This is a predicted structure of a 108-nucleotide RNA (SAM riboswitch aptamer (S box leader)) from a Herpetosiphonaceae bacterium. The prediction has a mean pLDDT of 80. Its Rfam family is "SAM riboswitch aptamer (S box leader)". Rfam's curators write: The SAM riboswitch is found upstream of a number of genes which code for proteins involved in methionine or cysteine biosynthesis in Gram-positive bacteria.
[in-house]
């Protein structure tokens, strides 16, 4: 980087450092010198994947796949639903469903 799946209105910040930014992209609204993005350290949330316990299926040579609980290694994540909208249902608004974006797991 692509591909193939799941999920995506739930949750949770403090210091150091730095010195103008950041919320993917675009339009809006917003946060930011009462210190932005990066980067260190500690902490937290969460429960994908990993690991234990029970239960059910299946498969036969000790394993797979489901649920449920349990823990938290490995990532992730910690303003504001993915900040809102963007395309589609004749317009709006509200829904609904994709796109697109992210983040896990596997495979090239």
């Nucleotide at each position: 980087c692509u591909c193939u799946u799941a999920u995506u209105c739930a949750g949770a910040g403090g210091g150091g450092u730095g010195g103008a930014g950041g919320g993917a992209c675009c339009g809006g609204c917003c946060c930011u010198a009462c210190g932005a993005a990066g980067c260190c350290c500690c902490g937290a949330c969460a429960a994908c994947c990993a690991g234990g316990c029970c239960a059910g299926c299946g498969a036969a040579g000790u394993u797979g796949c489901u649920g449920u609980c349990c823990c938290a290694g490995g990532u992730g994540c910690c303003a504001a639903a993915a900040c809102c909208g963007g395309c589609a249902g004749a317009g709006a608004u509200a829904c609904u469903g994709g796109a697109u974006g992210a983040u896990g797991a596997g495979a090239g």